RNA sequence: GCGUGAAAAAGGCAAACUACCUGAGAGGGUAGGGCGCAAAGCCAAGAGGCCUGGAUAGGGAAGCACGGCUUCCCAUGGUUGGUCUGGCUGCCACG
Numbered sequence: 001g002c003g004u005g006a007a008a009a010a011g012g013c014a015a016a017c018u019a020c021c022u023g024a025g026a027g028g029g030u031a032g033g034g035c036g037c038a039a040a041g042c043c044a045a046g047a048g049g050c051c052u053g054g055a056u057a058g059g060g061a062a063g064c065a066c067g068g069c070u071u072c073c074c075a076u077g078g079u080u081g082g083u084c085u086g087g088c089u090g091c092c093a094c095g
Base pairs, nucleotide, nucleotide: 002095003094004093005092012037013036017032018031019030020029021028022027035082041088042087043086045085046084047083048080049079050078051077058074059073060072061071062070063069064068
């Protein structure tokens, strides 16, 4: 430097669930907890999932008592990343 994660050690992270806080919501934060994880570290570019259409938002359709109102639809708005791909970084061991 490259490959691999079978065994081992040091340490790391932390699902469900619970409590409190927070957000319109999906969600997020802290503490407990521990199903799992060799990148379950970081980014959030591509695909997917999810939420909303609430905002003095925007676009479209229909209706009506039509300078407006009501209902419905649409992400370009958000969220996730422990769904996959991609980018960056990294511990230990073995070959």
The RNA shown here (c-di-GMP-I riboswitch aptamer) has 95 nucleotides and comes from a Nitrospirota bacterium.
Lineage of the source: Bacteria > Pseudomonadati > Nitrospirota.
Its Rfam family is "c-di-GMP-I riboswitch aptamer". Rfam links the family to the GO term cyclic-di-GMP binding.